The RNA shown here (c-di-AMP riboswitch aptamer (ydaO/yuaA leader)) has 106 nucleotides and comes from Micromonospora sp. NBS 11-29. Rfam family: c-di-AMP riboswitch aptamer (ydaO/yuaA leader). For this family Rfam cites "New RNA motifs suggest an expanded scope for riboswitches in bacterial genetic control" (Barrick et al., Proc Natl Acad Sci U S A, 2004). The prediction has a mean pLDDT of 78. It was read from a public genome assembly, where an Rfam model found it.
[in-house]
RNA sequence: CGCCCAAUCGCCCACGGGCGAGCCGGGGAACCAGGAACACGGGGUGAAUCCGCGCGAGCGGUAGGGGCCGCUUCCGUCCCGAACCCGUCAGCUAACCCGGUCGGCG
Numbered sequence: 001c002g003c004c005c006a007a008u009c010g011c012c013c014a015c016g017g018g019c020g021a022g023c024c025g026g027g028g029a030a031c032c033a034g035g036a037a038c039a040c041g042g043g044g045u046g047a048a049u050c051c052g053c054g055c056g057a058g059c060g061g062u063a064g065g066g067g068c069c070g071c072u073u074c075c076g077u078c079c080c081g082a083a084c085c086c087g088u089c090a091g092c093u094a095a096c097c098c099g100g101u102c103g104g105c106g
Base pairs, nucleotide, nucleotide: 001106002105003104004103008021009020010019011018012017022101023100024099025098026097027096032091041089042086043085044084045083050061051060052059053058064080065079066078067077068076
């Protein structure tokens, strides 16, 4: 410097950080939708769910996401298909409230 991403910009600072804007996510009425209750708790961010086998570790697929060839889609091929948070609670959702603004690659 460029790229992915909400991940950016500005100001102040005692250099620890703070504030604001933008952006992203969550909570939260009416109307509408749904139909109760359920321990096998439930929900959220995310592509990252679900199925089969296995005592288990795990293995094989898979919704889905990404890379490459090709002008694009399809097809083909390769990789990923994690992790974390809330804490018994959350449909949608105006006002309002809360949180995040990291990381990674060349």